Source information
A computed fold for an 83-nucleotide RNA from Acidaminobacter hydrogenoformans DSM 2784, annotated as c-di-GMP-I riboswitch aptamer. The coordinates come from a structure-prediction model, not an experiment, and the mean pLDDT is 85. Taxonomically the source falls in Acidaminobacter hydrogenoformans (Bacteria, Bacillota, Peptostreptococcales, Acidaminobacter). It matches the Rfam family "c-di-GMP-I riboswitch aptamer". Gene Ontology term of the family: cyclic-di-GMP binding. Rfam's curators write: GEMM was predicted in a large-scale screen for bacterial structured RNA regulatory elements.

[in-house]
RNA sequence: GCAUAAUAAAGGCAAACCCGCCGAAAGACGGGGACGCAAAGCCAGGAGUCUAAGGGUUAGACUACGACCGUCCGGCUGCUAUG
Numbered sequence: 001g002c003a004u005a006a007u008a009a010a011g012g013c014a015a016a017c018c019c020g021c022c023g024a025a026a027g028a029c030g031g032g033g034a035c036g037c038a039a040a041g042c043c044a045g046g047a048g049u050c051u052a053a054g055g056g057u058u059a060g061a062c063u064a065c066g067a068c069c070g071u072c073c074g075g076c077u078g079c080u081a082u083g
Base pairs, nucleotide, nucleotide: 002083003082004081005080012037013036017032018031019030020029022027035070041076042075043074045073046072047071048068049067050066054063055062
């Protein structure tokens, strides 16, 4: 440096749910809490999914400039062990 993640070690992150707060919502943030994760670290580049304030409509359908990186692919970076 590359590959792999069975074992070992040091650790790390934190689902659902509850509380607070922001938001129209999806959802984000903080605290508690652990379902799990070898990148469950970062990035909205591609796909996909969610919401629909506003737009649209007689009403509805529809619609992202909103959101999800713990949906997948991709990019960048990292610890340990083994080969």